[in-house]
RNA sequence: GCAGUCGGACAGUUCGUCGCUCAUAUUUUUAUGAUAUGUGAGGAAAGUCCGGGCAGCAAAGGGCAUUCCGCUUCUUAACGGGAAGUAGUUCGUGAGAGCUAAUGAGUGCAGAAGAAAAUAACCGCCUUGCUUAGCAGGGUAAGGGUGAGAAGGUGAGGUAAGAGCUCACCAGGCGUCUGGCGACAGGCGUGCUGUGCACAUCGGAAGAUGAAAGUUCGCGUAUACCAGUGUCAGAGGGCGGCCCGCUCAAUUAUCGUUGGCGAUAAACAUUGGAGGGUAGAACGAUAGAGGUUGUCAGUGAUGGCAAUCGUAGAUAAAUGACGAACGCCUUGCUUGCAAGGUACAGAACCCGGCUCAUCGGCUGGCUGUCUCC
Numbered sequence: 001g002c003a004g005u006c007g008g009a010c011a012g013u014u015c016g017u018c019g020c021u022c023a024u025a026u027u028u029u030u031a032u033g034a035u036a037u038g039u040g041a042g043g044a045a046a047g048u049c050c051g052g053g054c055a056g057c058a059a060a061g062g063g064c065a066u067u068c069c070g071c072u073u074c075u076u077a078a079c080g081g082g083a084a085g086u087a088g089u090u091c092g093u094g095a096g097a098g099c100u101a102a103u104g105a106g107u108g109c110a111g112a113a114g115a116a117a118a119u120a121a122c123c124g125c126c127u128u129g130c131u132u133a134g135c136a137g138g139g140u141a142a143g144g145g146u147g148a149g150a151a152g153g154u155g156a157g158g159u160a161a162g163a164g165c166u167c168a169c170c171a172g173g174c175g176u177c178u179g180g181c182g183a184c185a186g187g188c189g190u191g192c193u194g195u196g197c198a199c200a201u202c203g204g205a206a207g208a209u210g211a212a213a214g215u216u217c218g219c220g221u222a223u224a225c226c227a228g229u230g231u232c233a234g235a236g237g238g239c240g241g242c243c244c245g246c247u248c249a250a251u252u253a254u255c256g257u258u259g260g261c262g263a264u265a266a267a268c269a270u271u272g273g274a275g276g277g278u279a280g281a282a283c284g285a286u287a288g289a290g291g292u293u294g295u296c297a298g299u300g301a302u303g304g305c306a307a308u309c310g311u312a313g314a315u316a317a318a319u320g321a322c323g324a325a326c327g328c329c330u331u332g333c334u335u336g337c338a339a340g341g342u343a344c345a346g347a348a349c350c351c352g353g354c355u356c357a358u359c360g361g362c363u364g365g366c367u368g369u370c371u372c373c
Base pairs, nucleotide, nucleotide: 001369002368003367004366005365006364007363008362010360012326013325014324015323016322017321018320020040022038023037024036025035026034027033028031042344046355047354049353050352051351052350053349054210055209057207061244062243063242064241066206067205068204069203070202071085072084073083074082075081086101087100088099089098090097091096102201103200106199107198108197109196110195122144123143124140125139126138127137128136129135130134152170153169154168155167156166157165171193172192173190174189175188176187177186178185179184214283215282216281217280225273226272227271228270229269230268231267236248237247238246251266252265253264254263255262256261290309291308292307293306294305295304296303297302327342328341329340330339331338332337333336
């Protein structure tokens, strides 16, 4: 110098004219008034995938189902997040990038193929006999076949032929010692060694809904109507689904009847239907697990301390338009001129993450390679 990889912050600037939202101040003709000053959409505001704050659901609780997470340590308000690691595995020459991760002598299934899915023998190998190019018996699991998977793997010895039968090395399991906070790593020993899928078990977490949530005030109406169920026991209602529990809750009258009981009416509870009125104002709503700067601790995420700031709040929706100059990038060539480009994209209760989109430059660490000293 070129190429790559892992991060960090930025995301156009200035001036002029006009226009819009909010706040404060002043003012008068009190109107969507005027004037002045200040402020005004992000790194993701997107997706709505997670975690919370907050709000109401009258007031307790318990169980079951369901869903999610699952290696270790740290961090956080919390997370299925983040940081640093461990083991296995894939890609890369490399720096690095990705995927997986509780349990095992649990239970079940494994169709089809195959001899056999763990009490194995189709072909094959060895061996004995015979009626001898075959038949019958015995041994074997090294070789071949089937299959996703076939009784740990490779090699040597041994054997009638073979087999952890024996030995060496290796993988896994188990035991033990050392190191580490730990996941684990290393040493020594041990001959213990089958696979896939589904379920199950253990530990942890979880009420759902949602700012059009909700709160208060105001205006106005119908204390009216129809139907079902129920009224002394417990129908019905009341925090996602189910169950238990808890709680709210109402009795009178008349008629029939020997009584029990039944019917009707009103009242009340609850479910549904039809209908009527209003749709206006304020709050929620922007001071928070907040931002910025410095410093200390830490590998880091992050945390402590100090100082400082007050940075949109609309409600059908403002945060802009035009002009000029500059910045950055690309191309051309007459080397300072011309042309072109400048992304993804717009807050709606707030915050912490994850994921997708994206023009362009700045900057730090590391890797590979070329050249020079």
Bacterial RNase P class A, 373 nucleotides, folded computationally. It matches the Rfam family "Bacterial RNase P class A". Rfam classes the family as a ribozyme. Its mean pLDDT, the model's own confidence on a scale to 100, is 76. Of the family's consensus pairs, 97% are formed in the model.